[in-house]
RNA sequence: GGGCCCGUGGUCUAGGGGUUCAUGACGGCGCUCUUACAAAGCGCAGGUCGCCGGUUCGAUUCCGGCCGGGCCCA
Numbered sequence: 001g002g003g004c005c006c007g008u009g010g011u012c013u014a015g016g017g018g019u020u021c022a023u024g025a026c027g028g029c030g031c032u033c034u035u036a037c038a039a040a041g042c043g044c045a046g047g048u049c050g051c052c053g054g055u056u057c058g059a060u061u062c063c064g065g066c067c068g069g070g071c072c073c074a
Base pairs, nucleotide, nucleotide: 001073002072003071004070005069006068007067010026011025012024018057028044029043030042031041032040050066051065052064053063054062
């Protein structure tokens, strides 16, 4: 340099045009339980859906460019 794939809460992730309010798990916080801790149960907070532009009535989703990461080729 070329090809392919990926980017969504702190971490891992579901969702592939409108509809449920962007999903779940782990983690965090609070409450219950316990003498206490853990586990368990209940609840809560936490997201510019990588950035810019385009298509569209409407974009996390489709298209282009850029940035970052991974694999392969040279």
Transfer RNA from a Thermoplasmatota archaeon, 74 nucleotides, folded computationally. Its mean pLDDT, the model's own confidence on a scale to 100, is 81. The same sequence occurs in records of 2 taxa. Its Rfam family is "tRNA". It is annotated as a transfer RNA.